[in-house]
Molecule: c-di-GMP-I riboswitch aptamer
Organism: Deltaproteobacteria bacterium
Formats: sequence, structure tokens, C1' cells
RNA sequence: CCACGACAAACGCAACCCCUGCGCGAGCAGGGCACGCAAAGCCACGGGACUCUUCGAGUCAGCCGGGUUACCGAA
Repeated sequence: CCACGACAAACGCAACCCCUGCGCGAGCAGGGCACGCAAAGCCACGGGACUCUUCGAGUCAGCCGGGUUACCGAA
């Protein structure tokens, strides 16, 4: 450095639900709370699911794959 992921250590994120706001909607943001997560950081490139003002435009990265960045250091 790359791969890998522990009954290690220090961190981090935050499902569902509730409140407020935004959006036609899927959903999103903030706060509370934790189901869980070794990338549950980011990217809509491929597949998939979903929405609509539907022949097009969107949403989901915590659906799968891929790309990229990152803490630690046992086997």
C1' cells in the first nucleotide's frame, strides 16, 4: 500500500414511529427516538422498485451491482 473484518479500541450513522415544514406525489429537511449498519459516507453509471402534471419527467444509495473517499489493525 492492497485485500480483509475481531466477543479489539475510539468514533460515526440512524430504520420504524412522532412533531414541524417543503413537494401533486414517490419522497425530502430539521428535532426526538433506535431497528440496525464496517462504509447505513458520497455518486443515479447498470438493474430493480416506486411516483406523477405520464409517450416524458422524477423518487429510492438502509434493494442489488458498480465507481470513488475514509477510522482502526487482530486473524